Annotation:
The RNA shown here (transfer RNA) has 75 nucleotides and comes from Roseivivax halodurans JCM 10272. The organism belongs to Roseivivax halodurans, within Bacteria.
[in-house]
RNA sequence: GCUUCCCUAGCUCAGUUGGAUCAGAGCGUCGCGCUACGAACGCGAAGGUCGGGAGUUCGAGUCUCUCGGGAAGCG
Numbered sequence: 001g002c003u004u005c006c007c008u009a010g011c012u013c014a015g016u017u018g019g020a021u022c023a024g025a026g027c028g029u030c031g032c033g034c035u036a037c038g039a040a041c042g043c044g045a046a047g048g049u050c051g052g053g054a055g056u057u058c059g060a061g062u063c064u065c066u067c068g069g070g071a072a073g074c075g
Stems, first nucleotide, its partner, number of pairs: 001074007010027004019058001029045005051067005
């Protein structure tokens, strides 16, 4: 330098035939219950607008371009 892939809650990820609320799970955190106190377990809650920007579309996490970060391969 070229090619391909990845970037969604604190962490690990799902969601990709674009559709009415598709923004979710597990873990973690916080609160309550339980307990002599914890752990475990049960119930509940907060937390992201989907790496930044632009475009296409009636509609985009989900397609296109660009920038940034990361991984693999080739030279």
Its mean pLDDT, the model's own confidence on a scale to 100, is 81. Its Rfam family is "tRNA". From the family's description: Transfer RNA (tRNA) molecules are approximately 80 nucleotides in length.